[in-house]
RNA sequence: CUCUUAUAAAGAGAGGUGGAGGGAAGUGCCCUAUGAAGCCCGGCAACCGUCACGAAAGUGAAAUGGUGCCAAGUCACGCAAAGCGUUUGCUUUGAGAGAUGAGAG
Numbered sequence: 001c002u003c004u005u006a007u008a009a010a011g012a013g014a015g016g017u018g019g020a021g022g023g024a025a026g027u028g029c030c031c032u033a034u035g036a037a038g039c040c041c042g043g044c045a046a047c048c049g050u051c052a053c054g055a056a057a058g059u060g061a062a063a064u065g066g067u068g069c070c071a072a073g074u075c076a077c078g079c080a081a082a083g084c085g086u087u088u089g090c091u092u093u094g095a096g097a098g099a100u101g102a103g104a105g
Base pairs, nucleotide, nucleotide: 001105002104003103004102005101006100007099013041015040016039017038021031022030023029026077027076028075042070043069044068047066048065050061051060052059053058074097079094080093081092082091083090084089
């Protein structure tokens, strides 16, 4: 990097360091010097793994291991279908894209 598969409206510091950027991309809209990213500490969750029960599917537990995450629904929208409204639109479902885990190449 590619493929397969599962998940996503919940949750998470008024700490230290650092100094201007950040929210994937496009459009928009936001966050940021009342201090961005990054790093450290802290925390959340519980995908893999672990433990218990079970024939299995699965259920439960802990959080010492491997990841992940800690503004806003995956911040919203972009494409398609259906319904409503008909002036720009609204709602639902799906696709696509992206994210994370697990497996494969």

The RNA shown here (SAM riboswitch aptamer (S box leader)) has 105 nucleotides and comes from Sporosarcina koreensis. Model confidence (mean pLDDT): 84 of 100. The sequence was found by an Rfam model in a public genome assembly.